[in-house]
Context: one part of a larger RNA
């Protein structure tokens, strides 16, 4: 793991509510008793208990009463049938849908393992060192000291027996629920051991490790209380038809639980109240705008005050300096508004409209973890698949089509069948169902098919300006000079280190010099002019599309793929494909409206669904009443192309070998795939 069994909302009592039946202004009997034939069923038995009247805290009054000084006002009655049963929803007390705690308490078993202690026994091969004593000998006045011997101490050395457990490795469903290998440690001691014994769980023992108390000890184990509690986890069994959520508020030793409300389902009454939509009447300060408030913020202008400077020390005088009020330009605001939208909201009226609209009361639920996603915002970094509020949307609880694959995007909401049709998004060159389609353009970069600040003579379209047959723009060919090395500066500065100034002539033109060069000159070259040559040639804007910026980790891997110069972009046009969408034909259910006594016809609108509500049924086992089958063959088993919308039911061969059905009614140990479920068997 897998078959088969088994396994979870049940009883009692009370309350309420619905539906049904008794009697009814009254309903009903409890204990307990009586006949009997076991049980039901039958007769007593009115104690009690609800109902018929309320009010008041009570006396108490009564269709009234309390309050009150009150004949006032007010409250709460005064209209409206109960009550017993029986079945079903719910709520309370009970284990109360099943299983599971760790725990606590109360009575016992254990020290045959281990801790420690008490009693009484037993073991430690071998070597090694040689402490005090005590001798002898020297030594001394004497002690004291030396010397050699004797002697044999030690929580003394070494090293098996034993004890122990420091390191490897092997083991790790082992040889072993702590072992084996090799080394290590201690081995006359706080030394190991034997057997009897003692100390018990709020406790004992402990050279403390919370260690140990019989293989799991921060409080043993057994058996009871005891179904111990689980705001937690898991699981919770047959079918179909209708309806269908929430994941928010507020309160809450509360936040993963609960309670009210909100949202759903049933029932019952109102009936068009709902909700779009048009038109009318209203309220507001968002968005945007502005700057008339309230703050902030830039530039000038005027000019108080202040700083500095100068000053006769009384005054004044001046400013490349701060700067208020006032003007003038030109800004900014979530806690600014002189103003001011669209949407939205609240009301009247009028159309449209029957839909699972709306409202009311009653009975029950389930929801308090939410997720992306457009838009308005807040915190955050104008980060997050962040996280918080507002509105809508989808998913949750939604299959289908598309986006390759993709809960939340896009198109559209599945009753059932069809080998019919006609759209949506998206699509039409193969894969692959449909255009290699028409017409104008762009793109050459496989841009399409991933990305930014910037950076570029890419190419298309519009703009504005300059030069140009009085010859431009590019290119040859030629010139490009004199005063003069301009002053200064410097070792030197001759256009060309720096400073200053930048004039005059000679020209077709030629800077007191544009760049490289020189130690400085030299030297090359540019503005500027002539020719040759010919028609365009520049310099800025705004825009389309393209280029670079462009590096990552298992494989091409940034079109789904071949592949594509259209099969890329853009912008018009016609077809066509393409969904469980619409239609078309039949079929089932549900609900409303008509017709009908009824069966039921005829229209009309419907039918995705998790929590959940509601409705109608299948089966199982036993009772009771009736009615059947069965050795010519019951149950059960097994095959089978049967019926029925489903749970299910029948028939018909084998097989078994003695019971079993069927229709009504009632009663439940009534339905299994899941709880690391529990037994058995493989």
């Nucleotide at each position: 793991g897998c078959c088969u069994g088994c396994g979870a909302g049940u009883u009692a009592a009370u309350c309420u509510u619905u539906g049904u039946g008794g009697c009814g202004a009254g309903g009903u009997u409890a204990a307990g008793g009586g006949a009997g034939u076991a049980a039901c069923a039958c007769c007593c038995g009115g104690a009690g208990c609800c109902g018929u009247a309320g009010c008041g805290a009570a006396a108490g009054c009564g269709a009234g009463u309390c309050u009150g000084a009150a004949u006032a006002g007010g409250g709460c009655g005064u209209u409206c049938a109960g009550u017993c049963g029986c079945a079903a929803g719910g709520a309370u007390u009970a284990g109360a849908c099943c299983c599971g705690a760790a725990a606590c308490u109360g009575g016992g078993u254990g020290a045959g393992c281990u801790a420690c202690c008490c009693a009484u026994g037993a073991c430690c091969a071998g070597g090694g060192u040689g402490a005090a004593g005590c001798g002898a000998g020297u030594u001394u006045a004497a002690c004291c000291g030396c010397u050699c011997g004797u002697g044999g101490a030690g929580g003394c050395c070494c090293g098996a027996a034993c004890c122990u457990a420091c390191u490897a490795a092997u083991g790790u469903u082992g040889c072993a629920a702590a072992a084996u290998u090799a080394g290590g440690g201690g081995a006359u001691g706080a030394g190991u051991u034997g057997u009897g014994g003692g100390u018990a769980g709020g406790g004992g023992u402990g050279a403390u490790a919370u260690g140990c108390c019989a293989a799991a000890c921060g409080a043993a184990c057994c058996c009871a209380g005891a179904g111990a509690u689980a705001g937690c986890u898991g699981g919770u069994u047959c079918u179909c038809c209708c309806c269908g959520a929430a994941a928010u508020a507020g309160c809450u030793u509360u936040a993963g639980g609960g309670c009210u409300a909100g949202c759903g389902c049933c029932a019952u009454g109102c009936g068009u109240u709902c909700a779009g939509u048009a038109c009318c009447g209203g309220a507001g300060g968002u968005a945007g705008a502005g700057c008339a408030c309230u703050g902030a913020a830039u530039g000038g202008a005027c000019u108080a005050g202040g700083g500095g400077g100068c000053u006769u020390a009384g005054a004044g005088c001046u400013u490349a300096c701060c700067a208020a009020c006032u003007c003038c330009a030109a800004u900014c605001a979530a806690a600014c508004u002189c103003c001011g939208a669209a949407u939205g909201c609240c009301g009247g009226u009028a159309c449209u409209c029957c839909a699972g609209a709306g409202c009311a009361u009653g009975g029950u639920a389930g929801u308090c973890g939410g997720a992306c996603u457009a838009c308005g915002g807040g915190u955050g970094a104008u980060g997050a698949g962040a996280u918080u509020c507002g509105u809508g949307g989808u998913c949750a609880a939604a299959a289908g089509g598309g986006a390759a694959a993709c809960a939340g995007c896009c198109c559209a909401g599945a009753u059932c069948a069809u080998c019919g049709g006609c759209u949506a998004a998206g699509g039409u060159c193969c894969c692959a169902a449909a255009a290699u389609u028409c017409a104008a353009g762009c793109u050459g970069a496989g841009u399409g098919g991933g990305a930014a600040a910037c950076g570029a003579u890419g190419u298309g379209g519009g703009g504005u300006u300059a030069c140009u047959u009085g010859a431009a723009c590019a290119a040859c060919c030629a010139g490009g000079a004199g005063g003069u090395u301009g002053g200064c500066u410097u070792a030197g500065a001759a256009g060309c280190a720096g400073c200053c100034a930048c004039c005059c002539u000679u020209u077709a033109a030629a800077g007191a010099g544009u760049g490289c060069g020189u130690a400085a000159u030299a030297g090359c070259u540019c503005a500027c002019u002539g020719g040759u040559c010919u028609a365009g040639u520049g310099a800025u804007c705004c825009u389309g599309c393209g280029c670079g910026g462009a590096a990552a980790a298992c494989u091409u891997a940034a079109c789904g793929g071949g592949g594509c110069u259209a099969a890329g972009c853009u912008u018009g046009a016609u077809a066509c494909c393409g969904a469980a969408g619409c239609c078309a034909u039949g079929g089932g259910c549900u609900u409303c409206a008509g017709c009908g006594u009824a069966a039921g016809c005829u229209g009309g609108a419907g039918c995705g669904g998790u929590a959940g509500g509601g409705g109608a049924g299948c089966g199982u086992u036993c009772u009771a009443u009736c009615u059947g089958c069965a050795g010519u063959g019951a149950a059960g088993g097994u095959c089978g192309a049967c019926c029925g919308u489903a749970a299910g039911g029948a028939c018909g061969g084998c097989u078994g070998g003695a019971g079993c059905g069927g229709a009504u009614a009632g009663a439940a140990g009534u339905g299994a795939g899941a709880a690391u479920g529990c037994a058995g068997g493989c």
A computed fold for a 682-nucleotide part of an RNA from Chloroflexi bacterium GWB2_54_36, annotated as large-subunit ribosomal RNA, domain II. Its mean pLDDT, the model's own confidence on a scale to 100, is 85. It was read from a public genome assembly.